[in-house]
A computed fold for an 87-nucleotide RNA from an Anaerolineales bacterium, annotated as c-di-GMP-I riboswitch aptamer. Taxonomically the source falls in Anaerolineales (Bacteria, Bacillati, Chloroflexota, Anaerolineae). It matches the Rfam family "c-di-GMP-I riboswitch aptamer". About the family: GEMM was predicted in a large-scale screen for bacterial structured RNA regulatory elements. The coordinates come from a structure-prediction model, not an experiment, and the mean pLDDT is 79. Of the family's consensus pairs, 95% are formed in the model.
RNA sequence: UCCGAGAAAGAGCAAAACCGGGAAAACCCGGUGGCGCAAAGCCCUACUCUAAAGCUGAACUGAGCCAUGAGUGUCAGGGCUGCCGAU
Numbered sequence: 001u002c003c004g005a006g007a008a009a010g011a012g013c014a015a016a017a018c019c020g021g022g023a024a025a026a027c028c029c030g031g032u033g034g035c036g037c038a039a040a041g042c043c044c045u046a047c048u049c050u051a052a053a054g055c056u057g058a059a060c061u062g063a064g065c066c067a068u069g070a071g072u073g074u075c076a077g078g079g080c081u082g083c084c085g086a087u
Stems, first nucleotide, its partner, number of pairs: 006084001012037002017032006035073001041080005046074001047071003054065003
C1' cells in the first nucleotide's frame, strides 16, 4: 500500500409514537423522538398501496375498472457510487 471478516471510533440516515401542516386517499413535509441501518446513498425494473378526475354499469348515495398519485425500512432484482477497517 492492497484485500476485508465486521470489533471499536467518528460522521451519516431515522422506525413506532406524539405535535403542526399538505393531500380525495395512499402517503408526504417540518418538529420531538430513536427501533434499527454499511449502502436505510442514487437510478431503473418488478411488485405493492391508493382511486380524485375519467370510463362502465346501476339507481340512492353504493359497485367495478383505471395512475397521470404514492411506497425501497419491499432487509426484492439489476446498474452506478461510497466512510472506517481491529484480529